RNAcentral holds the sequence, with entries from ENA. A computed fold for a 71-nucleotide RNA from a Minisyncoccales bacterium, annotated as transfer RNA. Model confidence (mean pLDDT): 81 of 100. Rfam family: tRNA. The family's RNA type in Rfam is transfer RNA.
RNA sequence: GCCCCCGUAGCUUAACGGUAAAGCUGCUGACUCUUAAUCAGUCGAUGAGGGUUCGAUUCCUUCCGGGGGUA
Numbered sequence: 001g002c003c004c005c006c007g008u009a010g011c012u013u014a015a016c017g018g019u020a021a022a023g024c025u026g027c028u029g030a031c032u033c034u035u036a037a038u039c040a041g042u043c044g045a046u047g048a049g050g051g052u053u054c055g056a057u058u059c060c061u062u063c064c065g066g067g068g069g070u071a
Base pairs, nucleotide, nucleotide: 001070002069003068004067005066006065007064010024011023012022013021018054026042027041028040029039030038047063048062049061050060051059
């Protein structure tokens, strides 16, 4: 250089083109003599730009970052 894959919450993962979901963590409360555990609630996210579409995490494209292959 060329080819392929990945990028969603602090972390690990979901999501037929049609309300972005969960676990852990955090916060609040219940329980407890207290802590832990348990239970209930709650905050928080689509790498960036452009395009297609009534509608894009999803399809197309350029860039950014990471990984792999090839010589």